[in-house]
Molecule: c-di-GMP-I riboswitch aptamer
Organism: soil metagenome
RNA sequence: GAAAAAGGCAAACCCGGGGUGACCCGGGGACGCAAAGCCACGGGACUCGCGUCAGCGAGCCAGCCGGGCUGCCGAA
Numbered sequence: 001g002a003a004a005a006a007g008g009c010a011a012a013c014c015c016g017g018g019g020u021g022a023c024c025c026g027g028g029g030a031c032g033c034a035a036a037g038c039c040a041c042g043g044g045a046c047u048c049g050c051g052u053c054a055g056c057g058a059g060c061c062a063g064c065c066g067g068g069c070u071g072c073c074g075a076a
Stems, first nucleotide, its partner, number of pairs: 001073001008033002013028006031063001037069003041066003044061001046059005
């Protein structure tokens, strides 16, 4: 991050399975993505439990943002 080249990932939804749940896994499927590769460190949303409230605890999301590490090609 322009032009390409080699590729990669996979939203919604559907099927099967797991979970109280957010959501996750496998298959199908492509909305899109130059890190839509990995990490729960900070913020944030969501779920569950407790609480009169304020809030507290546990979880989940990396395709919500920031940050860290790594990767393909390569002009200004």